[in-house]
Molecule: transfer RNA
Organism: Deltaproteobacteria bacterium
RNA sequence: GUCCCCAUCGUCUAGCCUGGUCUAGGACACAGGGCUUUCAAUCCUGCAACGCGGGUUCAAAUCCCGCUGGGGACA
Numbered sequence: 001g002u003c004c005c006c007a008u009c010g011u012c013u014a015g016c017c018u019g020g021u022c023u024a025g026g027a028c029a030c031a032g033g034g035c036u037u038u039c040a041a042u043c044c045u046g047c048a049a050c051g052c053g054g055g056u057u058c059a060a061a062u063c064c065c066g067c068u069g070g071g072g073a074c075a
């Protein structure tokens, strides 16, 4: 230098290909409550996310372009 892949709650991850049925789901963690003499376990509730900018569209986590960051292949 060319090309490919990835970026979503505190952590891990589903959804992306096929736009809408989603208030972006789940697990763990955390907070509150129930149960228990207490703790653990268990149950209920809560908390919290689409890297950034632009475009297409009635509608974008999803499609397109650029940028940033991470990983890889070739030279």
Base pairs, nucleotide, nucleotide: 001074002073003072004071005070006069007068010028011027012026013025020058030046031045032044033043034042051067052066053065054064055063